[in-house]
Context: one part of a larger RNA
RNA sequence: ACCGACAAGUUACUGUGCAGUGCAAGCUUAAUCCGUUUUCACGGAGGAGGCGUAGCGAAAGCGAGUCUUAAUUGGGCGUCUUAGUACUGCAUAGUAGACCCGAAGCUGAGUGAUCUACCCAUGGUCAGGGUGAAGUCUCGAGAAAUCGAGAUGGAGGCCCGAACUCGUGGACGUUGAAAAGUCUUGGGAUGAACUGUGGGUUGGAGUGAAAGGCUAAUCAAACUCAGUGAUAGCUGGUUCUCCCCGAAAUAGCUUUAGGGCUAGCCUUAUAAAAUGGAUAAUGGUGGUAGAGUACUGAAUGGGCUAGGGACGAUAACCUCGUUGCCAAACCCAACCAAACUGCGAAUACCAUUACACCUUAUUAUAGGAGUCAGACUUGAGGGGAUAAGCUCUCUAGUCGAAAGGGAAACAGCCCAGAUCGCCGGUUAAGGUCCCUAAGGAUAAGCUAAGUGGUAAAGGAUGUGAAAUCGCUCUGACAACCAGGAUGUUGGCUCAGAGGCAGCCAUCAUUUAAAGAGUGCGUAACAGCUCACUGGUCGAUGCGAUUUUGCGCCUAAAAUGAUCGGGGCUUAAGCUUAUUACCGAAACCGCGAAUCUUUGUCAUCUUUGGAUGACGGGGGUGGUAGGGGAGCAUUCCGUUAUAGGUUGAAGGUCUUUCGUAAGGAAGGCUCGACUUUUCGGAAGAGACAAUGUCGGU
Numbered sequence: 001a002c003c004g005a006c007a008a009g010u011u012a013c014u015g016u017g018c019a020g021u022g023c024a025a026g027c028u029u030a031a032u033c034c035g036u037u038u039u040c041a042c043g044g045a046g047g048a049g050g051c052g053u054a055g056c057g058a059a060a061g062c063g064a065g066u067c068u069u070a071a072u073u074g075g076g077c078g079u080c081u082u083a084g085u086a087c088u089g090c091a092u093a094g095u096a097g098a099c100c101c102g103a104a105g106c107u108g109a110g111u112g113a114u115c116u117a118c119c120c121a122u123g124g125u126c127a128g129g130g131u132g133a134a135g136u137c138u139c140g141a142g143a144a145a146u147c148g149a150g151a152u153g154g155a156g157g158c159c160c161g162a163a164c165u166c167g168u169g170g171a172c173g174u175u176g177a178a179a180a181g182u183c184u185u186g187g188g189a190u191g192a193a194c195u196g197u198g199g200g201u202u203g204g205a206g207u208g209a210a211a212g213g214c215u216a217a218u219c220a221a222a223c224u225c226a227g228u229g230a231u232a233g234c235u236g237g238u239u240c241u242c243c244c245c246g247a248a249a250u251a252g253c254u255u256u257a258g259g260g261c262u263a264g265c266c267u268u269a270u271a272a273a274a275u276g277g278a279u280a281a282u283g284g285u286g287g288u289a290g291a292g293u294a295c296u297g298a299a300u301g302g303g304c305u306a307g308g309g310a311c312g313a314u315a316a317c318c319u320c321g322u323u324g325c326c327a328a329a330c331c332c333a334a335c336c337a338a339a340c341u342g343c344g345a346a347u348a349c350c351a352u353u354a355c356a357c358c359u360u361a362u363u364a365u366a367g368g369a370g371u372c373a374g375a376c377u378u379g380a381g382g383g384g385a386u387a388a389g390c391u392c393u394c395u396a397g398u399c400g401a402a403a404g405g406g407a408a409a410c411a412g413c414c415c416a417g418a419u420c421g422c423c424g425g426u427u428a429a430g431g432u433c434c435c436u437a438a439g440g441a442u443a444a445g446c447u448a449a450g451u452g453g454u455a456a457a458g459g460a461u462g463u464g465a466a467a468u469c470g471c472u473c474u475g476a477c478a479a480c481c482a483g484g485a486u487g488u489u490g491g492c493u494c495a496g497a498g499g500c501a502g503c504c505a506u507c508a509u510u511u512a513a514a515g516a517g518u519g520c521g522u523a524a525c526a527g528c529u530c531a532c533u534g535g536u537c538g539a540u541g542c543g544a545u546u547u548u549g550c551g552c553c554u555a556a557a558a559u560g561a562u563c564g565g566g567g568c569u570u571a572a573g574c575u576u577a578u579u580a581c582c583g584a585a586a587c588c589g590c591g592a593a594u595c596u597u598u599g600u601c602a603u604c605u606u607u608g609g610a611u612g613a614c615g616g617g618g619g620u621g622g623u624a625g626g627g628g629a630g631c632a633u634u635c636c637g638u639u640a641u642a643g644g645u646u647g648a649a650g651g652u653c654u655u656u657c658g659u660a661a662g663g664a665a666g667g668c669u670c671g672a673c674u675u676u677u678c679g680g681a682a683g684a685g686a687c688a689a690u691g692u693c694g695g696u
Stems, first nucleotide, its partner, number of pairs: 001696006011096013026051003032045005055062002065077004099237002102234001106227006117201009126191001128160003131156001135152007164188003169184004203219001205215003240630006250263005264371002266368007275361001276358002279354006290343001291341002296337002300333004305327001307326002309323005374399004379394005404415003419592004424588003430582003433566003439579001441578006452568001458553002462550010479536005485509003490504003515530001519528002593620012631685001633682005642674002650669008
């Protein structure tokens, strides 16, 4: 890993509800005894006890009443409103291990010091080399104490280094040769040394040169057994089928927040009213959106004017004056507000009436639940940064629990809610050049950017449309030819300033026209040029501004690009209009099943109804969950005087029936048991629990 078998809501008692059966104002026996016998049974006896028939009061007690009180015209609980009880089944609750498996742990009684820690007793071991303490001897010095030198001597938790012991660095090893090693390197190596044998101390205890170390590969409390099926608001698992309905992820409280309780929402049963919903009208409640600025607060400018500042007058105080500074209050104008309102909607909500459209959708009681982590999208907001696939409310939808079609792919977006079948039809969203079902559809425009097929402020003689103004055959715009002057170098300033550094003024003359000068230029002049004028040329033309459609730039990201791809330009892009077609499990058609409602008929009937057949109407997505009906397995009773060696069960192959779980038949194999009907009882259904055991 595979295959097989086993593996999880049980049992007892006590409540509650529903259903059934018996009896009924009553119902019922328990232990025990007697009898029968097919003996975990049946029949009989047994009324002890229990529940019900009357309540109220703490009680004495009274009683259809009673309690409260001194007493209740009261008030509370009752009566008036009659159904219980025993057993059985199902559901559920409580108490028990209580659906199953799973802790770390706690307590008790024992077993361990053959490992290891420390201790006791008794033994053993330490090659070789080096250093050379004290002491002693000799010699020398000295008055002596004592000192020096040389020998001798052989001390030391001394030195180097084997055995022995330890385990420093590194490499290897890491399903190892090894559940701690090998190789190399290294520490100690006469000592607090190492070691053999025997003995001692232990579980909140020992031992510890102390690391929470060690106490048999186990230690912040060993191991074994027991209490024990400890407890687990946690994780995992929880076994056949079909039918009907179908949630929640919210509120309040919670040592509560991933748990619970009650309510809300689901389901089943019973009962009940036009109970509920939609629409319309009428009448209400309100202070949101908006608006406004009287109020509360914020805030800008001006006016007016207290107060303050500064300056001045005064020898000084007082006082007076000026002010281009600050400025309360008041006035004017303009503006702001979730916690402002002299205003104020639309919706929503409430009530009444109408309608009779939907048709039980409503409510009550009783049994059973699940849910309390929600997600995204639209709209109104708070928080955040008017960030987040962010977070918190409300609102509607979808997902959750929803498949199908579209969006290339894509829980939450768009369309649409799948009972089943059909090689029938019509459509929705979205599409119709090819991939790819359907228009290279029609008509009119736009775009040249592959814009389409990502994005802003900002920028631009891109291009289409609309509008306004101006010039124009008395010749516009552009281009070319010519002029562009004089007072004058205007005044000032300045080293200079001559149109052209700067300041002031900006006149006049001649003119077709020409600024006291538009730009370049010079040290300053000069020079070039413009405005302005004439000529040449000959236009439905030229110029300016505004609005708007579609484009352009702005535009940088990490593996190879791309609109899903190919590819597309009077489109296969965009705008407007028209028409046809495609397109889903939607809708329609035909057939079938089932649920529910209703009608007819038949059978049965306790007259309530039940069952069946044939019609009409409406339904049938579904997680948690509620309800209903069935299939299969083992055993028991029954059918039963059943089947079976003329071949049971089991195995295997084939055919066939049923909506499903499943059933039946035949062949082969096998060799002795097995099954139908109606009931009953459960060790009653496995693909999952890192399930258990077995086999391979």